This is a predicted structure of a 524-nucleotide part of an RNA (small-subunit ribosomal RNA, 5' domain) from an uncultured bacterium.
Context: one part of a larger RNA
RNA sequence: GACGAACGCUGGCGGCGUGCUUAACACAUGCAAGUCUACGAGAAAGAGGUAGCAAUAUCUUGAUUAAAGUGGCGCACGGGUGAGUAACACGUAAGUAAUCUACCCAUAGAUUUGGAAUAACCCCGCGAAAGUGGGGCUAAUACCGUAUAAUGCAGCGGCACCGCAUGGUGAUGUUGUUAAAGUUUAUAUGACGUCUAUGGAUGAGCUUGCGUCCGAUUAGCUAGUUGGUAGAGUAAAAGCCUACCAAGGCAAUGAUCGGUAGCUGGUCUGAGAGGAUGAUCAGCCACACUGGAACUGAGACACGGUCCAGACUCCUACGGGAGGCAGCAGUGAGGAAUAUUGGGCAAUGCCCGGAAGGGUGACCCAGCAACGCCGCGUGGAGGAUGAAGGCCGUAAGGUUGUAAACUCCUGUUAGAGGGGAAGAAAAACUCCGAUCGAAUCGGAGACUGACUGUACCCUCAGAGGAAGCCCCGGCUAACUACGUGCCAGCAGCCGCGGUAAUACGUAGGGGGCAAGCGUUGUCC
Numbered sequence: 001g002a003c004g005a006a007c008g009c010u011g012g013c014g015g016c017g018u019g020c021u022u023a024a025c026a027c028a029u030g031c032a033a034g035u036c037u038a039c040g041a042g043a044a045a046g047a048g049g050u051a052g053c054a055a056u057a058u059c060u061u062g063a064u065u066a067a068a069g070u071g072g073c074g075c076a077c078g079g080g081u082g083a084g085u086a087a088c089a090c091g092u093a094a095g096u097a098a099u100c101u102a103c104c105c106a107u108a109g110a111u112u113u114g115g116a117a118u119a120a121c122c123c124c125g126c127g128a129a130a131g132u133g134g135g136g137c138u139a140a141u142a143c144c145g146u147a148u149a150a151u152g153c154a155g156c157g158g159c160a161c162c163g164c165a166u167g168g169u170g171a172u173g174u175u176g177u178u179a180a181a182g183u184u185u186a187u188a189u190g191a192c193g194u195c196u197a198u199g200g201a202u203g204a205g206c207u208u209g210c211g212u213c214c215g216a217u218u219a220g221c222u223a224g225u226u227g228g229u230a231g232a233g234u235a236a237a238a239g240c241c242u243a244c245c246a247a248g249g250c251a252a253u254g255a256u257c258g259g260u261a262g263c264u265g266g267u268c269u270g271a272g273a274g275g276a277u278g279a280u281c282a283g284c285c286a287c288a289c290u291g292g293a294a295c296u297g298a299g300a301c302a303c304g305g306u307c308c309a310g311a312c313u314c315c316u317a318c319g320g321g322a323g324g325c326a327g328c329a330g331u332g333a334g335g336a337a338u339a340u341u342g343g344g345c346a347a348u349g350c351c352c353g354g355a356a357g358g359g360u361g362a363c364c365c366a367g368c369a370a371c372g373c374c375g376c377g378u379g380g381a382g383g384a385u386g387a388a389g390g391c392c393g394u395a396a397g398g399u400u401g402u403a404a405a406c407u408c409c410u411g412u413u414a415g416a417g418g419g420g421a422a423g424a425a426a427a428a429c430u431c432c433g434a435u436c437g438a439a440u441c442g443g444a445g446a447c448u449g450a451c452u453g454u455a456c457c458c459u460c461a462g463a464g465g466a467a468g469c470c471c472c473g474g475c476u477a478a479c480u481a482c483g484u485g486c487c488a489g490c491a492g493c494c495g496c497g498g499u500a501a502u503a504c505g506u507a508g509g510g511g512g513c514a515a516g517c518g519u520u521g522u523c524c
Base pairs, nucleotide, nucleotide: 001523002522003521005520006519007518008517009516012376013375014374015373016372017371018369019368020334025332026331027330029329030328031327034073035072036071046061047060048059049058050057051056080287081286082285089212090211091210092209093208094207095206096205099204100203104200105199106198107197108196109195110194111193113145114144115143121136122135123134124133125132126131152177153176154175155174156173157172159170160169161168162167182192183191184190213259214258215257220250221249222248225247226246227245228244229243230242231241262284263283264282265281266277267276268275269274289310290309291308292307293306312323313322314321315320340366342365343364344363348362349360350359351358352357379409380408381407382406389400390399391398392397413465415460416459417458418457419456423451429445430444431443432442433441434440468513469512470511471510472509473494474493475492479508480507481506482505483504489496490495
């Protein structure tokens, strides 16, 4: 000097930040991922009408609706944590002639024609529940065929160019193979989709060089181990896996083993070199009660998905079931120690939707905490017969001290009253124009604020409500008196205290910093 700090005393306001460093301990409760009816089927309660004495029947509405279900997209993002990991994990520089990429952009082409089911619903069962079995009906952008077939893919060919090379690029011959789904409207060459191909963008996989803590009181380690051939497998190279063959591979330039640890941009310190560190913010990685596994998918071996095993908690009719806050709040525990079970989707962003719109504990805000940084205030000017009181004293006086009183002012802030932003201009809507018209584009209008009647401004009254903490022997700025008498005590080091203590305790005085001041801890 610094800090995600804590403790003691003290404490007025504002702005901006920061806030479980310990038990990756266990968690009550609420919320944190949905959305689309412009994919399609069906359709409740409620309201109204008609018929009927009534029960009821039927029609309209509800309906671009509720709840559930099929289907699509999303749920692999966003948010959390740092347990594991000394490793291609990270950083950096390259490679991929060994690869994939939903949505998005560009270009080219296509979107033929049929079929069989199944949820929802109805009926009958089982079960305490969670849930589940059988029968019957129905639709689709769900599922399965069919047509078409290149520039794609595969086989067999030749040509040109390129590359160190397995090969790559570009046209090209032939054979085979591979696709689809419609919806909407004001009916068109529109809008939104679907399929194929090529390129891009974005994201990701894999490989390699170099760099990345301590221990030799760890010296040898290795059998899929090292390499080859053939195959299996993957989006993709490879002992990644298998069979066979060879006997290799690593190591004092530290293998192996053990300990510790997420890595980085950065942060702190230092003149620098360096040392220490990795909270907040940003990039990457890993993990999601513990261990294992795959499914779906463009993408996961998936925090709020599935299955198996385990520990724990809960429900049970004892047969069997349910759960996972290292999401946001919150609870217990641990600890020196770390906040509200708050408001809002107004903004920014993300998901769904053609849009309106819906969702979003991301985010934006508010609350708590002097935890940090920054700013402001606690008044200003005058005021001596230098009051009183305190303290010291040689009893003259000195000092506190212009300090107070008193006089005249000011009005920050807090208080009261009044006014009052920016963050919000877009989308959508209305009108006008371009246009045959729609889409689209341009112009104009109106709508939308959680914070919030907030920031800020004006007025009112009134010095009124707002100063402490540590130190005074030397280092180190600041001295006297009394008490105590090696006691009580102080102390960072040297050291003070045994009767004149500037070092202990108190008082007066003084010094330093100031809404803080000291102490402790840690780093340089």
The RNAcentral record of the full RNA draws on ENA, Greengenes and SILVA.
The prediction has a mean pLDDT of 84.